[in-house]
RNA sequence: GAAGCUCACCAGACCGCCGCUGGUGCAAUCUCCGAAAGGAGGCACUGGAGGAACGUCCGGACUGCACAGGACAGCGUAGGAGGCAACGCCUCUCCACCGUGAGGUGAGGAUCAGAGCAACAGAGACGAGCCGAUUGAGUUCGGGUGAAACGGGCAAUCUCUACGCGCAGCAAUACCAAGUAGGCCAACGUUGAUGUGGUUCCGCAGAGUUGGCGGGUAGGUAGCAUUGAGCCGGGUGGGCAACCCCCGGCCCAGAUUAAUGGCGGUCACACAGCGGGCAACCGCUGUGCACAGAAUCCGGCUUAUCGGUGAGCUUCACAC
Numbered sequence: 001g002a003a004g005c006u007c008a009c010c011a012g013a014c015c016g017c018c019g020c021u022g023g024u025g026c027a028a029u030c031u032c033c034g035a036a037a038g039g040a041g042g043c044a045c046u047g048g049a050g051g052a053a054c055g056u057c058c059g060g061a062c063u064g065c066a067c068a069g070g071a072c073a074g075c076g077u078a079g080g081a082g083g084c085a086a087c088g089c090c091u092c093u094c095c096a097c098c099g100u101g102a103g104g105u106g107a108g109g110a111u112c113a114g115a116g117c118a119a120c121a122g123a124g125a126c127g128a129g130c131c132g133a134u135u136g137a138g139u140u141c142g143g144g145u146g147a148a149a150c151g152g153g154c155a156a157u158c159u160c161u162a163c164g165c166g167c168a169g170c171a172a173u174a175c176c177a178a179g180u181a182g183g184c185c186a187a188c189g190u191u192g193a194u195g196u197g198g199u200u201c202c203g204c205a206g207a208g209u210u211g212g213c214g215g216g217u218a219g220g221u222a223g224c225a226u227u228g229a230g231c232c233g234g235g236u237g238g239g240c241a242a243c244c245c246c247c248g249g250c251c252c253a254g255a256u257u258a259a260u261g262g263c264g265g266u267c268a269c270a271c272a273g274c275g276g277g278c279a280a281c282c283g284c285u286g287u288g289c290a291c292a293g294a295a296u297c298c299g300g301c302u303u304a305u306c307g308g309u310g311a312g313c314u315u316c317a318c319a320c
Base pairs, nucleotide, nucleotide: 001316002315003314004313005312006311007310008309009308010307012267013266014265015264016263017262018261020048021047022046023045024044025043026042030041031040032039033038050291055301057300058299059298060297061296062169063168064167065166074165075164076163077162078161079093080092081091082090083089094108095106096105097104098103109160110159114158115157116154117153126151130143131142132141133140173222174221175220176219179217183213184212185211186210187209188208194205195204196203197202198201230250231249232248233247234246235245237244238243269288270287271286272285273284274283275282276281
């Protein structure tokens, strides 16, 4: 110098104006929506997307239902050890394969329990027969092909072994609670309740009318986001590592008409063009700035991603 490997990180910055949305405080105890439950409205301060928020694949928290105990069925996992709340995740390590190498990949339990399977070639392909030689004797030896031939292989075919798993999911679930319909109870009612037209009495219709109770639906509230498997910093703490421990600090998005945005400016980065300069580079103009957006929460994995940064390491070439 070139080509690579592994790990970690960034995902534009700042200012101004106009908005959206959560929380806290203050104020009028007011206004509006709603039958109610409940919600909205002002001002100030303050919080407001990601490394994958994606996929919804795996594991949990949480909630409801079920539940003596055991077994079967079904589903899942599979070298060894460790980590973790748990896992199919992560770390270390053994073995196998790939790579010159740094490294990468692994669907790595069992084939003397049983079943099943093998293209082409070959006489014969899963079960011992067949052919040749040999022997007292299926007694012993050999058999072109083929990955495998007179013994074996495949468990990424069923199966067996060990271990794990109750089912459903925030549209879970709990509470408040219209209208309509239906249910139950009580009172009155063909001896005319009740409705209605005139007005004190007469007509007409007429089998229900009124009140209460409880369940559920729409709607509302909680679940739900300030206390957690939480985040940040430090440790001449432990451990090869994953990870754990100690100390200090912090509170950090959250709806269901679904917020997290728009415009302008300056700077940065990348590319292209033009100009200047011996060169490093400088100036101007233009364009670009990825993948993608929370929805009960958390730990993983997979997939997408313009471009850039740092650390460690490998191979080759050259110079000394």

Annotation:
Predicted 3D model of a 320-nucleotide RNA (Bacterial RNase P class A) from Limnohabitans sp. RNAcentral holds the sequence, with entries from ENA. The gene name in the source record is rnpB.